The RNA shown here (Glycine riboswitch aptamer) has 91 nucleotides and comes from an Actinomycetales bacterium. Lineage of the source: Bacteria > Bacillati > Actinomycetota > Actinomycetes > Actinomycetales. It was read from a public genome assembly, where an Rfam model found it. Its Rfam family is "Glycine riboswitch aptamer". Gene Ontology term of the family: glycine biosynthetic process.
């Protein structure tokens, strides 16, 4: 000098699901309850597999729950590219 990898940030890209009812309100909205619903903030489970003598334990996720979040549009997300910061260091 300097690949690949991991973090931070910025740009772009990026969904899904009732604005159904009822009330309420400063009557645009927004709250608040019931029902249905979504999964890509988050969160939690769990295979192969690995350790054991067994038990326990480790152990991914866009699957799987749906606690939380969301369901007009907006905003935002989880992925993905791009550049710039730092860490680490193939060579």
């Nucleotide at each position: 000098c300097g690949a690949a990898c991991c973090g931070u940030g910025a740009c772009g890209g990026g969904a899904g699901a009732g604005u159904c009812c009822u009330c309420g309100c400063c009557c645009g909205u927004c709250g608040a309850g019931g029902c249905g619903c979504c999964g890509a903030a988050g969160g939690a489970g769990c295979a192969a597999c690995c350790c054991u003598c067994c038990c326990c334990g480790g152990g991914a996720a866009u699957c799987u729950c749906u606690c939380a979040g969301g369901c007009c549009c907006c905003c935002g997300u989880a992925c993905c590219g791009u550049c710039a910061c730092g860490g680490c260091g193939a060579g």